[in-house]
Predicted 3D model of RNase P RNA and transfer RNA as a complex of 459 nucleotides. It holds a member of the Rfam family "Bacterial RNase P class A". The prediction has a mean pLDDT of 75.

This record gives sequence, structure tokens and C1' cells, in this order.
RNA sequence: AAAGCCGGACAGGCGAUCGCGGGCGCGUCGUUAUCGAGCCCCGAGGAAAGUCCGGACUCCACAGGGCAGGGUGAUGGCUAACGGCCACCCGGGGUGACCCGCGGGACAGUGCCACAGAAAACAAACCGCCCGUCGGCCUAGCUUUGCGCUGGGACAAGCGGGUAAGGGUGAAAAGGCGAGGUAAGAGCUCACCGCGCGACUGGUGACAGGAGCGGCACGGUAAACCCCACCCGGAGCAAGGCCAAGCAGCAGGCUGGGCGGCCCGUCCAAAGCCUGCGGGUAGGCUGCUAGAGGUUCGCGGUAACGCGCACCCGAGAGAAAUGGUCGCCGGUCAUCCUUCGGUAACGGGGAUGAUUACAGAAUCCGGCUUAUGUCCGGCUUUUCCG
RNA sequence: GGGGCUAUAGCGCAGUUGGUAGCGCAUCUGCUUUGCAAGCAGAGGGUCGGGGGUUCGAGUCCCCCUAGCUCCA
Repeated sequence: AAAGCCGGACAGGCGAUCGCGGGCGCGUCGUUAUCGAGCCCCGAGGAAAGUCCGGACUCCACAGGGCAGGGUGAUGGCUAACGGCCACCCGGGGUGACCCGCGGGACAGUGCCACAGAAAACAAACCGCCCGUCGGCCUAGCUUUGCGCUGGGACAAGCGGGUAAGGGUGAAAAGGCGAGGUAAGAGCUCACCGCGCGACUGGUGACAGGAGCGGCACGGUAAACCCCACCCGGAGCAAGGCCAAGCAGCAGGCUGGGCGGCCCGUCCAAAGCCUGCGGGUAGGCUGCUAGAGGUUCGCGGUAACGCGCACCCGAGAGAAAUGGUCGCCGGUCAUCCUUCGGUAACGGGGAUGAUUACAGAAUCCGGCUUAUGUCCGGCUUUUCCG
Repeated sequence: GGGGCUAUAGCGCAGUUGGUAGCGCAUCUGCUUUGCAAGCAGAGGGUCGGGGGUUCGAGUCCCCCUAGCUCCA
């Protein structure tokens, strides 16, 4: 210098002015008995987003049992909880920094494995290799006129068998390679490697190492059904509570309803509740923002995180406020100028113009994911120079 | 706040337990006709919305996004 990997920070700044939402803020003013004006204070985010998970809170019973259904899935920890985070293990990728993994079970059972191939799962036999045999051929001997009989050899179409070394197919062919062995072969035997079991050792554990044993037997797929372990009751701030206003009832069910999948169990009710249709309202208050809150320091812990002290308060709207304009200083880009540096590319300085990301709270919080402008730090690989 | 569905050729749609992606219209070429239409024969055209994963193999299975539609309160 180039190419990368990981982590962190900020979210343009200042001033003026005009607006918007909130304030039980005010030695103010006006109307009045709560309104208006003025002043003062506060007023979006790292993702407020997607709504993918988990909780708090509220109601239904202080949320009970079983079935069904859904989710999670190595180990140890953190946490209110989690599918999150930290550490570690295993597997995979990368030269590396580092990254990725729904990462239990395929001797409980069922299913699937297209095409190709002989065979796709209690292995099989297409070519090939080998053995035997019928037959024919050659040859030797016996007999001898011949037929015939006996032995040997080579051939190899057919038939019977052996084989899993070689060929070929496939993503995958039932250990690999070498030697011995054999009719040819084969873990048939042996050495090495792989695989399975595994005394023992280390570790909280997943797991790692491994004396020795086994000649090797059980393909893959569970992000297919399924099995195992663990977790999950339902609904959601339009939850829920209070007040005000308004209306019209009718039909059905009653052992009905809470119980919004079913059964049990339990609770409530004895004329009350539920269901359907119809009718009315479209208001106010509350829940509502001080919380698993943030920051600094100290301690414990490898870390996530926990504990303690001190300080700080940071929107609460309700169809929804946080914006517009101007000036100065910034960032980026384009053009032009330059008594600057440089051979040049380019850099420095100046002027003008444009631009300045993603995006907007809606009960709150912890994560994940996605969108997005810059800046900083650490690390890796390669090349060049000294 | 809570559910569901869709995305495949230019357009409208299939794709049934994972195994070479099809149909109709449209486009192009040829035949037919004096010419056009219709008809007949043939051809081309797809990163299956995007990314990652599982698998030998993904339009299909799993996860995360993007765009759109729709239902309930």
C1' cells in the first nucleotide's frame, strides 16, 4: 500500500425568529372558578421499523390434572424469561484474522432413495476371473480289422458352481492399501491406517487422550412421519377500572355459565346467565410512564452478568405534537482559480453551486432481524521499501 | 393488536407426499390465400420474489427478509 476480519462511538454544531404537543411551573395579566394570554421548563430512535421470540402488567379461578396441539434440542453458566447472551466442546469453511451450524435418537417402528446400474439394503452376480462337466479337436497307450477303452493337452459356445480382487453405474456399492494365501478370490491371515467396544487418566460437563480387545457386524434421510427429554392455560392497554349520556326490545337454550380445542375436576348462579338478531353511544377520567431505568466508581467473575455507594430524570399524544426560514461554522461531491508542494498523478489553500443517511414513539421492558451516513481502534494475509 | 394468503415465460395460471418446470393466450418461422384473418406444422422465451441452510438433489422442506392482497376486533 492493497485485500479482508472483528469490535466500538456519534447521529452535524451554534445563534435568531415563526409555529406545534405537554406541565398541579409562576410574588404576572384578563376573564372567572377554570379557561385564555405571557414567561419558564421538557419534547423521538439506534433502530422508535418488521412483529420473529421472551417477559412485566390486566382480566378470565391464586391457572389445577389428562389428551390433543405448538415450541425448543451438544455442555456449563447468565437472566424476570427467552429460540437471547457468555464461555467451552464437536462438525464444517477459510492460507489466516475469523466465520457458520434447529448440533438429541436411524439396532422402537413405518416411509423414501429419481435416472443410471447386475444389484439401493436380511445385499447382488452384467462383463470379467476360476473350477467342473457334455461335446468336438490334437496326441500317447491298450485292443486291434474297425468300433471302442484309458491317460494327457489346448480350445472354449452351452450347462452347473465358486468369487467380490478388477471393469462399469451412481450422491451413496457393505472398510482402505500392501504382503501372504488361493483353482481364482475373499479380514481368509498379517502389518499400518480407519471403525466399534473400551480398563484407566484429565475435565463440573459436553468431550479429549487411551493400554488392551474385536477381524469389521448395523448405508443415507428425522429442516419425512415418529420416539425421547424439557417448556407452553387463554386473551390482550381497543387489556382492565370509574363516571356521564343514550336506547326497545325480540327469539332460543337451560344444568347453564366462567372454560375461546376436548374430557375431568373445580367455582358461581337459582331465575339468573349465555347465544343470535335488533336498538343506542362514538364523550371524559384513569391505566400512563421512576423503570428487571441510566451514568461514574469500587468489589466478585475469563466473560455474559451480579452486588454495593453516589449522582441524574429523559415525551406521554389520542388519529396523533418534536417542524419551517435565515445567518455562521462543519462533512461530501462537482466546477473554477492559485505568487503553494510535486517531473507527473495528486495534495494544500480559496470561491461558487448542490447535497447532508435510514427513518417517527402510541402500555412498558429484554433480545433477534432488517434499513442506514460517517468516524475510530485492534487483528490477519500478500506485496514493496529501509 | 391478532390471524391468513400470494409471488413460477410478455399476460393469466398448473406443478399431489423432494427427482430433467409445464398449459392457454401472446411472439417468431414455414405452409395455406391474390392479400389479410382463421387454420395447420414447428421454434424460441424461466437466476421459480431475494438471501442462507438441510439433502446426493429444493419451485417444493426449514430460517430470515422484500413486495402485495385479505380477514377479525